Model confidence (mean pLDDT): 81 of 100.
A computed fold for a 116-nucleotide RNA from Planococcus sp. ISL-109, annotated as SAM riboswitch aptamer (S box leader).
[in-house]
RNA sequence: CUCUUAUCACGAGUGGCGGAGGGAAUAGGCCCUACGAUGCCCGGCAACCAACAGGCAUAUGUCUGGAAAGGUGCUAAAUCCUACAGUUCUGCAUUUGCAGUGCUGGAAGAUGAGAG
Numbered sequence: 001c002u003c004u005u006a007u008c009a010c011g012a013g014u015g016g017c018g019g020a021g022g023g024a025a026u027a028g029g030c031c032c033u034a035c036g037a038u039g040c041c042c043g044g045c046a047a048c049c050a051a052c053a054g055g056c057a058u059a060u061g062u063c064u065g066g067a068a069a070g071g072u073g074c075u076a077a078a079u080c081c082u083a084c085a086g087u088u089c090u091g092c093a094u095u096u097g098c099a100g101u102g103c104u105g106g107a108a109g110a111u112g113a114g115a116g
Base pairs, nucleotide, nucleotide: 001116002115003114004113005112006111007110008109013042015041016040017039021032022031023030026083027082028081029080043075044074045073048071049070052065053064054063055062056061079108084105085104086103087102089100090099091098092097
């Protein structure tokens, strides 16, 4: 980097360092930020993997449970929202159109685990 799969509306500091932009990319919106953001450290949250206990199956799988000293992850806003497709409702127009709104799916992305 590519593929497979699961999750993505919950939760998490009035700490330290540092000193300018940041919220993945493009566009549009909307936000955060010198009352110090982003980032790093510490703290914390969660429970994907590993570990542990039990059930089932039986070749090492699957389900459930609690714990959190291991490996990750996360710690503003739904993955901040929209973009593509379908559809509900509303308004305008009336040439099967335009605008708004909600829902479902997809795409893209993030993270874990596995494979190449």
It was read from a public genome assembly, where an Rfam model found it. Taxonomically the source falls in Planococcus (Bacteria, Bacillati, Bacillota, Caryophanaceae).